Record summary:
Predicted 3D model of a 106-nucleotide RNA (SAM riboswitch aptamer (S box leader)) from Metabacillus sediminilitoris. The RNAcentral record of the sequence draws on Rfam. The coordinates come from a structure-prediction model, not an experiment, and the mean pLDDT is 80.
This record gives sequence, C1' cells and structure tokens, in this order.
RNA sequence: UUCUUAUCAAGAGUGGUGAAGGGAACUGGCCCAUUGAAGCCCAGCAACCUGCUAUUUAGCAAGGUGCUAAUUCCAGCCAAAGCAAUUCCAAUUUGGAAGAUAAGGG
Repeated sequence: UUCUUAUCAAGAGUGGUGAAGGGAACUGGCCCAUUGAAGCCCAGCAACCUGCUAUUUAGCAAGGUGCUAAUUCCAGCCAAAGCAAUUCCAAUUUGGAAGAUAAGGG
C1' cells in the first nucleotide's frame, strides 16, 4: 500500500503537565476551547487478538492494539423510495460507497 471479515446510536476524567488551538484530510456547515484546546503522563472504558476455566459458545483476566464531546458531529459520491404527469430537480428516508478500529492474507 492492497484484499477479506467483523464492528461503528453503548461505555470511559471536576486528575497532573502544557499553553492555543481542536473536532483525521479537502469543501461546506455546525460545534468544542483561557471556566484551559492539542500533545505528554496518570487514570479509566471496551473486549478484536491473547491467556485461563468450562465445553458449544459462555465466564473470568487484561499482555498486544484501540478508544475516552456531539451517530463515524452532519453533509459531499452512487442507487432506491420520494416520483407522477413532458422533462429536470429538492426536502426527507433507506441501502451502498467512503472513513475509523481490530484480526487475517497478498
């Protein structure tokens, strides 16, 4: 970098440090932040891999990851519904795509 599979409405900080940004990237929104952002440390959440026990899919632990504002913050691209009438289109809804994370493969 690419492919496959699974998950993505739940959960988790009144801590320390730090000092102005942040919500991955682009565009447009909408937000968070000097009542302290990012990062780092600690703490915590979860249970994909892992370990143990049981044995038919369950319990426990937490070593490797991951995560700890808002649905993956919302939209963007495609399709269907909307939609029917000459044609085109919008709000909205759903699915996919995309993205994130894990495990495995090339």